[in-house]
RNA sequence: CCAGCUGGCUGGAUGGCCGCCCUUUGCAACGUCGAAAGAUGGUAAGGGGAGGAAAGUCCGGGCUCCAUGGAAAUACGGUGCCGGGUAACGCCCGGCGGGGGAGACCCCAGGGAAAGUGCAACAGAAAACAAACCUCCUCGCAAAGAGGGAAGGGUGAAAAGGUGGGGUAAGAGCCCACCGCGCAGCCGGCAACGGAUGUGGCAUGGUAAACCCCACCGGGAGCAAGACCGAAUAGGAACACCGCGCCGGGCGUAAGCCGGGCUAACCAGUUUUCAGGUGAGAGUGUUCGGGUGGGUCGCAGUGAGGUGUUCAGCAAUGGAUGCCCCAGAGGAAUGGUCAUCACCUUCGGCUUGCCGAAGUGUACAGAACCCGGCUUACAGGCCAGCUGGCUUA
RNA sequence: GCGGUUGUAGCUCAGUAGGUUAGAGCGCUAGAUUGUGGCUCUAGAGGUCGGUGGUUCGAAUCCACCCAACCGUACCA
Numbered sequence: 001c002c003a004g005c006u007g008g009c010u011g012g013a014u015g016g017c018c019g020c021c022c023u024u025u026g027c028a029a030c031g032u033c034g035a036a037a038g039a040u041g042g043u044a045a046g047g048g049g050a051g052g053a054a055a056g057u058c059c060g061g062g063c064u065c066c067a068u069g070g071a072a073a074u075a076c077g078g079u080g081c082c083g084g085g086u087a088a089c090g091c092c093c094g095g096c097g098g099g100g101g102a103g104a105c106c107c108c109a110g111g112g113a114a115a116g117u118g119c120a121a122c123a124g125a126a127a128a129c130a131a132a133c134c135u136c137c138u139c140g141c142a143a144a145g146a147g148g149g150a151a152g153g154g155u156g157a158a159a160a161g162g163u164g165g166g167g168u169a170a171g172a173g174c175c176c177a178c179c180g181c182g183c184a185g186c187c188g189g190c191a192a193c194g195g196a197u198g199u200g201g202c203a204u205g206g207u208a209a210a211c212c213c214c215a216c217c218g219g220g221a222g223c224a225a226g227a228c229c230g231a232a233u234a235g236g237a238a239c240a241c242c243g244c245g246c247c248g249g250g251c252g253u254a255a256g257c258c259g260g261g262c263u264a265a266c267c268a269g270u271u272u273u274c275a276g277g278u279g280a281g282a283g284u285g286u287u288c289g290g291g292u293g294g295g296u297c298g299c300a301g302u303g304a305g306g307u308g309u310u311c312a313g314c315a316a317u318g319g320a321u322g323c324c325c326c327a328g329a330g331g332a333a334u335g336g337u338c339a340u341c342a343c344c345u346u347c348g349g350c351u352u353g354c355c356g357a358a359g360u361g362u363a364c365a366g367a368a369c370c371c372g373g374c375u376u377a378c379a380g381g382c383c384a385g386c387u388g389g390c391u392u393a
Numbered sequence: 394g395c396g397g398u399u400g401u402a403g404c405u406c407a408g409u410a411g412g413u414u415a416g417a418g419c420g421c422u423a424g425a426u427u428g429u430g431g432c433u434c435u436a437g438a439g440g441u442c443g444g445u446g447g448u449u450c451g452a453a454u455c456c457a458c459c460c461a462a463c464c465g466u467a468c469c470a
Stems, first nucleotide, its partner, number of pairs: 001389010012341007020049008030041004051364001055375002058373005063222004076218005081095005096110001097108004111213002116211002118207002133153002136148004161179006180202001181200004186195003226297004236288006245262003249258003265278003269274001305324008342362002344359007394466007403419004412450001421437005443459005
């Protein structure tokens, strides 16, 4: 210098002018909306005002109510190597095992397949208590046939331990060496696991992101949770007031029930009369109670809080200690503009890395009860460590 | 906030307890038929199965994460 790996940081800067939201204190005065509760409005000074993802809502909690009141189990859902961290997690850290890369390093839903069930298309003789298409060997003159074997060929993603040697009629863990696998105890490690030794000749291959088994976790809902204050109208309850009569029909032994008609009372127009409506039941008045519309709180921060130092630890993280209190409302404030600078793109000039000009060029995106994670989106810039290569000394 | 559905050819839909090469109707293209067009008949083209990654011998189908479109529901008595 080039190519790459890992971890972390940043997310335009400064100033002027004009605004927006919240909050503290002072001053000013009452107005507007509303039945009330309550909301809102002026001015001055001070303070604060988006993110690393505020996003997706994929996990885990806080908080609140409901259910249960002994925890567990069934069902259902989730998680799954070991150890540690944490309020908790499916997250994080450190290891182990497997895989990839020349390397730095990266990836893994990584328990159980000798508990059971299922599945494996096509091809192939055979796809799982084995079997034999071609070939091999023996018997047989030969063919047909019978028997032995599973090494070779062929099929397939996968074929019943692999390689080599011995052995044999041909062969075969039949025997031997090494490798792999199982088992046993030993050593190291908290453990996952690793190492070496002996032994079994090998007896049961894949799939559990198929059912399933094992272990562990989970009661349900979500701030429209929930608490409080509380209209009109309608519904409910109590009390009071007016009326509580007449005629006829049907059913029924009767008590009574069901329709119909008239009027009393009531409603409403109106000064009254009078006509109208409802009609024997509704009406009127007072009081009480629950809910809705509405309003306040929850909710604007002493919190798994931020930040600095230090200690323990490989690390995640934890302990001690100093300082700080730091967005928040209502469909929603955090902006606009100018100047200078930074970076980018294009054009021109050339001294080839500088100068000048232009540009509605500078990402992803925006809190909504609050935290811890994960995932996804993201222009550009910076820092640290490491790997490989080239050149020079 | 919570719960759920769908995405397959230009259009409308099958296929989702994994299996060879993903189908159907309409539409499109070419040919036949006809004097010409339609109807009809024959043949054909057309698919990253929404995307990316994983499990598996093998994925439209199973799993995870994204993308897009859409639906339902909400207090109390």
Molecule: RNase P RNA; transfer RNA
Organism: Rhizobiaceae bacterium